Small-subunit ribosomal RNA from an uncultured bacterium, 1470 nucleotides, folded computationally.
RNA sequence: CGAACGCUGGCGGCGUGCUUAACACAUGCAAGUCGAACGGGGUCCGUGGGGGCAACUCUGCGGACUUACGUGGCAAACGGGUGAGUAACGCGUGGACAACCUUCCUGCGAGUGGGGGAUAACCCCGGGAAGCUGGGGCUAAUACCGCAUAACAUCCCGAGGCCGUUGGGUUUCGGGAUCAAAGCCCGCCUUUGGCGGGCGCCUGCAGAGGGGUCCGCGUCCGAUCAGCUAGUUGGUGAGGUAACAGCUCACCAAGGCGAAGACCGGUAGCCGGCCUGAGAGGGUGACCGGCCACACUGGAACUGAGACACGGUCCAGACUCCUACGGGAGGCAGCAGUGGGGAAUAUUGCGCAAUGGGGGAAACCCUGACGCAGCGACGCCGCGUGGAGGACGAAGCCCUUCGGGGUGUAAACUCCUUUCGACCCGGACGAAUCCCCCGACGCAAGUCGGGGGAGGACGGUACGGGUAUAAGAAGCCCCGGCUAACUACGUGCCAGCAGCCGCGGUAAUACGUAGGGGGCGAGCGUUGCUCGGAAUUACUGGGCGUAAAGGGUCCGUAGGCGGUUCGGUAAGUCGGUUGUGAAAUCCUCGGGCUUAACUCGAAGGCUGCGACCGAAACUGCCGGACUAGAGGGCCGGAGAGGCGAGUGGAAUUGCUGGUGUAGCGGUGAAAUGCGUAGAUAUCAGCAGGAACACCGGUGGCGAAGGCGGCUCGCUGGACGGCUCCUGACGCUGAGGGACGAAAGCUGGGGGAGCAAACAGGAUUAGAUACCCUGGUAGUCCCAGCCCUAAACUAUGGUCACUUGCCGUGCCCGGUGUCCGCCGGGCGUGGCGAAGCUAACGCAUUAAGUGACCCGCCUGGGGAGUACGGUCGCAAGGCUGAAACUCAAAGGAAUUGACGGGGGCCCGCACAAGCGGUGGAGCAUGUGGUUCAAUUCGACGCAACGCGAAGAACCUUACCCGGGCUUGAAGAGCGCACGACCAUUCCACGAAAGUGGGACUUCCCGCAAGGGACGUGCGUAGAGGUGCUGCAUGGCUGUCGUCAGCUCGUGUCGUGAGAUGUUGGGUUAAGUCCCGCAACGAGCGCAACCCUUGCCCUUAGUUGCUACCAGUCUGCUGAGCACUCUAAGGGGACUGCCCGUGACAAACGGGAGGAAGGCGGGGAUGACGUCAAGUCAGCAUGGCCUUUAUGUCCGGGGCUACACACGUGCUACAAUGCGCGCUACAGAGGGUCUGCCAACCCGCGAGGGGGAGCUAAUCCCAAAAAAGCGCGCCCAGUUCGGAUUGCAGUCUGCAACUCGACUGCAUGAAGCUGGAAUCGCUAGUAAUGGCGCAUCAGCACGGCGCCGUGAAUACGUUCCCGGGCCUUGUACACACCGCCCGUCACAUCACGAAAGGGGGCUGUACUAGAAGUCACCGUGCCAACCCGCAAGGGAGGCAGGUGCCCACGGUAUGGUCUCUGAUUGGGGUGA
Repeated sequence: CGAACGCUGGCGGCGUGCUUAACACAUGCAAGUCGAACGGGGUCCGUGGGGGCAACUCUGCGGACUUACGUGGCAAACGGGUGAGUAACGCGUGGACAACCUUCCUGCGAGUGGGGGAUAACCCCGGGAAGCUGGGGCUAAUACCGCAUAACAUCCCGAGGCCGUUGGGUUUCGGGAUCAAAGCCCGCCUUUGGCGGGCGCCUGCAGAGGGGUCCGCGUCCGAUCAGCUAGUUGGUGAGGUAACAGCUCACCAAGGCGAAGACCGGUAGCCGGCCUGAGAGGGUGACCGGCCACACUGGAACUGAGACACGGUCCAGACUCCUACGGGAGGCAGCAGUGGGGAAUAUUGCGCAAUGGGGGAAACCCUGACGCAGCGACGCCGCGUGGAGGACGAAGCCCUUCGGGGUGUAAACUCCUUUCGACCCGGACGAAUCCCCCGACGCAAGUCGGGGGAGGACGGUACGGGUAUAAGAAGCCCCGGCUAACUACGUGCCAGCAGCCGCGGUAAUACGUAGGGGGCGAGCGUUGCUCGGAAUUACUGGGCGUAAAGGGUCCGUAGGCGGUUCGGUAAGUCGGUUGUGAAAUCCUCGGGCUUAACUCGAAGGCUGCGACCGAAACUGCCGGACUAGAGGGCCGGAGAGGCGAGUGGAAUUGCUGGUGUAGCGGUGAAAUGCGUAGAUAUCAGCAGGAACACCGGUGGCGAAGGCGGCUCGCUGGACGGCUCCUGACGCUGAGGGACGAAAGCUGGGGGAGCAAACAGGAUUAGAUACCCUGGUAGUCCCAGCCCUAAACUAUGGUCACUUGCCGUGCCCGGUGUCCGCCGGGCGUGGCGAAGCUAACGCAUUAAGUGACCCGCCUGGGGAGUACGGUCGCAAGGCUGAAACUCAAAGGAAUUGACGGGGGCCCGCACAAGCGGUGGAGCAUGUGGUUCAAUUCGACGCAACGCGAAGAACCUUACCCGGGCUUGAAGAGCGCACGACCAUUCCACGAAAGUGGGACUUCCCGCAAGGGACGUGCGUAGAGGUGCUGCAUGGCUGUCGUCAGCUCGUGUCGUGAGAUGUUGGGUUAAGUCCCGCAACGAGCGCAACCCUUGCCCUUAGUUGCUACCAGUCUGCUGAGCACUCUAAGGGGACUGCCCGUGACAAACGGGAGGAAGGCGGGGAUGACGUCAAGUCAGCAUGGCCUUUAUGUCCGGGGCUACACACGUGCUACAAUGCGCGCUACAGAGGGUCUGCCAACCCGCGAGGGGGAGCUAAUCCCAAAAAAGCGCGCCCAGUUCGGAUUGCAGUCUGCAACUCGACUGCAUGAAGCUGGAAUCGCUAGUAAUGGCGCAUCAGCACGGCGCCGUGAAUACGUUCCCGGGCCUUGUACACACCGCCCGUCACAUCACGAAAGGGGGCUGUACUAGAAGUCACCGUGCCAACCCGCAAGGGAGGCAGGUGCCCACGGUAUGGUCUCUGAUUGGGGUGA
């Protein structure tokens, strides 16, 4: 908002209601009225005549009433509907008519005399189905026709006044010509008639209102419509009209319109207004009002004052209906109503009571205009669905941390009220006119007042009174952000939501439901449309360096804009007055409905247009003047400016000749290629083409493109100086014209070098590339095209103004002895002030401040594509869309991250070394496979001898089998029992367990009973190594012991953010110093802690033993000096010296010292990253399970084995191995079942044994490598020990699956390990043994200890990781990022296409209904004229012909649209 749809719906008022099919319509109604114009008819009364006995009938006259059949008058052209058409003087607004008309109405003047002939109705006879119609006869008029009278009417002629203009208008006078009429009613007198009144009629003038025409201005989109026009433009004459006009015609002329958009196409009724907006504007044109157009479609006229006529006529067409088939009838876009179309729009209502209209003298009649009612929450407005009280707060429902919270004063309940609705009663305003009577005023028309009477559709309605009861009356949407309102459950990228962003993949405030909440409320949402926000088309009020956007450049047409001064003018401009801007609407103030909506009154406004008067600053126009703009003149220098001609040297290449020999060339490295037929190299000569080194320069010139050896000729422009001339001559520039790199095209030349295409060689996974060897168009010249570019300063042109500094080119002036310096102008650069800018940046060469003009932009993709037009030889250029699709595409800057970017610097990162791994056998872990099960987790570094610091059972979570079900443990409540449990026995069993038996409580209390305990049942609930480490806590790994990560305040920036933390040094270090718009601070670094290295003090057993004594032994006495132990302290701080350095920090060297410049090692891990790891260590939300996913037991499995990988052990041997002898540790561990000595046995594992030890005392305990000696002699061995056999030992309930060890025997692979890869910088690597934890037993693993004890580091290019600064970025789940194109599939819209269908339309010709007009009019005709008449004339009718012309026809075009096999690209898709 004229809405529609969904859910819902109590009342009233006022409005409003086919936006679509101007689609088709059944039925009824919507325009009649007048008898006071006339004829006729009907009824009644009176009266007369005829017929009849009468009833009655026929007929005449008069009257009353009535009638619309007919004649006649007026109306029907209004009112009502619709929006098809129309882009137009159609509408709006303002004017004009000296170019017009006007029924009815009003005012004024004059008149209304006298005649005539017809014709409907009616009657008679016909035709037809019908519609209707033919012939004959009668008749009236306010119908029709002459005549008279006529003017101030019209026309003509003449004269004058006034005015004005387009021809004239107006007025006065004279003359001439032409044209009128109708009656009706009433009253009176009394009637052949007269008078009066009223209504009519005619004529003229005027008014009012209505209409016609013309003009200025305004009035949509498309230029991919650019040219249109033959009655076209004008003239003369004629016709025509109410009137002007090319309106029409003849002739003449050749004009007219158009970029300020003609013509063509599309769309559309226009306006007052309405919606929106601050306004300007945008949108719109429902209701109400004005105008226009239309009335089934097309054409036409008639009547009339008025029509080309919605409810009239004629014709044509389509459609519907009737028909007797010959013909006819019809037109709801009037009110209702029907069908249809559609998302969608009402009653076949009442009434003329009011308002208005037509007719009438009036009463009155008609009126689907109108007034009302009905239907629809369609809109606006108002009212109600109750009000007050009422609990620390019922129930239900929801949530919950289980305590509680919410719904919620809400309900119940108590008290109160009764609108609306219901029922009963009363009951309007709207009514004034009208009719009758009276009065007043008035010439009259009439107006006013009083009395009486009739009269309301709405309606027994509004309204008022009464009765009864809280009684009958609430929904809809939303609750992630925008945006006001949150929880639970269900669902699990499903179902669904969604306006945008986006939600949903197991805890969803976003889906669905519920509780709760928010919003609005008889409505609430949704959809559609419009304006706003949107300064997002920017007139008000935008932009164009990089976001979209400056035309490639210049010249110039139209246009726009334009210097100083004077005068004039008054178009613009401004002021005043005035007309208009209808009403309604709007604003304000009042009034009326209880209020409001609504409505009435007043006032304002309607921002516009016109007229008149005035002003003259500014703009314009006219005229005069000026010189500062512009141009010219004279003089001067600079320059790759252009064109033409000539000419020069260097170089490349080729050719000839000489010298000369094996290569040259080329590359990252090569090869193709060239060369013994002599290349490359070198010398000489010759040829030819192209380009011009050095000078050369952010130097110069040109409008741009562009221009580079030298000389000459021709020629353009700029600049400087003089200030002589012109006198605004200027700027810009749509169209237009010219120029326009390279490539390309046509024709003809030329061709040295270079070089697309092409060939070959390389590179590569490939290499249609990059590199190399060749090489053709082309590059060059002449002529002609093409016309593009990152044609860029991504910055249009002109003018003016606005702090500076430093260069550079040219000219001039001043000064100077030279170099030079100073000043002016024109160029060309760098840096920067103000200012501007989103920022970057620009900044007198502006992107600053202004003026003028042009070009251009309006989200990305589609697309610079398609179609059309135009240019081109072509290639293609210029112009330039849409469908569809996306929620972005972009700019600048910021912080990160990244880079096969840069700089600086670290780290066993590389390098230098030493030893390993990768090969073997074995051990161990993992993958895989297998299996009933091989439980689970860990997966690059940072999973893989990891969780495991110890799987035979147990562990154990897995599998098979057997059991249990409130359960194996804990534990609340209720009930029952008094036993149960434990113990023990028997049976079964693999065990768990099941069944049975024996055995049998305690406390309080007299008792009943209670309590404890236990069992059973019930309940609440246990249990789960079931899932989710992506719901979590905690803990851990990692970057990384890396040197970083931040904060406060300040400052800078619109902001993100920056600064600090960057810089110069220095350090292991953001360590320190210096500098600095920063100053400080925190977490990290360092230090404080532990350990180790030296010394001191204290202490002296179990430790130690120098001295003394005893002795085999620190064994004892003795001692505490030493060692050691373990507590405290000292010591090292760049403190000192020299040097370097900024006099700093620090670094280098030195002294002293046990130790130096963080002494060695450890502990210590910033902000954070990896949804890193762990729900199986523990904890924990949610989910799942509950006679099982819980629990118990037996057995098995985790120990499998074709394989693959990681980590280790042992080796491959002689720096070794074996045997014998013989030394030297440290750190640990050990008593309810531990370490275990001596001694004995055993080859040995071990057994026996039992002393000592709760430990500086005893034990484990031997350390081993080393050392000394002997053997082995390079061999698969005296290396190596796997594997296997046998025999044993020990632990353990139990070593089969599946332990360790011992002895004997066996003696495998392996002779130093491919690609690749790991560790380590000093007491380190390497190597040797020892101990401990776990543990009954089991160690090649782990954690520790000591012994022996190296090599190397030039260095930072490279690999890896990291830190800081910087740079680029289209990355930001951040390079394991992002992202391009083809192909395949699906789908969507579009283009082309042989053609095909349709709409609109141009041109030519044909045809021609009705009808106007013109002409003919022999047939027909009453009025007038002539005539006695017959007849004739005038005039008319039928009919005919012609012009025009609708629907049509033929032919050929244009344009739009639909469709089309196939085809082309484009968009979208997980």
It matches the Rfam family "Bacterial small subunit ribosomal RNA". Gene Ontology terms of the family: structural constituent of ribosome and ribosome. The RNAcentral record of the sequence draws on Greengenes.